[in-house]
A computed fold for a 74-nucleotide RNA from Lactobacillus acetotolerans DSM 20749 = JCM 3825, annotated as transfer RNA. Model confidence (mean pLDDT): 82 of 100. RNAcentral holds the sequence, with entries from ENA. Its Rfam family is "tRNA".
RNA sequence: GCCGACAUAGCUCAGCUGGUAGAGCAUCUCCCUCGUAAAGAGAAGGUCGGAGGUUCGCCUCCUCUUGUCGGCAC
Numbered sequence: 001g002c003c004g005a006c007a008u009a010g011c012u013c014a015g016c017u018g019g020u021a022g023a024g025c026a027u028c029u030c031c032c033u034c035g036u037a038a039a040g041a042g043a044a045g046g047u048c049g050g051a052g053g054u055u056c057g058c059c060u061c062c063u064c065u066u067g068u069c070g071g072c073a074c
Base pairs, nucleotide, nucleotide: 001072002071003070004069005068006067007066010025011024012023013022019056027043028042029041030040049065050064051063052062053061
């Protein structure tokens, strides 16, 4: 330098035939217990790396860009 993959809740990940975002764990509350934990019920938590474009509408398509990882080459 070229090619590819990934970047979504605190963490690990799903969601991509475009219709306004979910799970598990963690956290908080309740319940239960002599108490703790576990089990059970519920809540809160992200505008989806950044910027443009296309579209009635995009995490999802296109372009540029940042970071991480891998391959090839010098």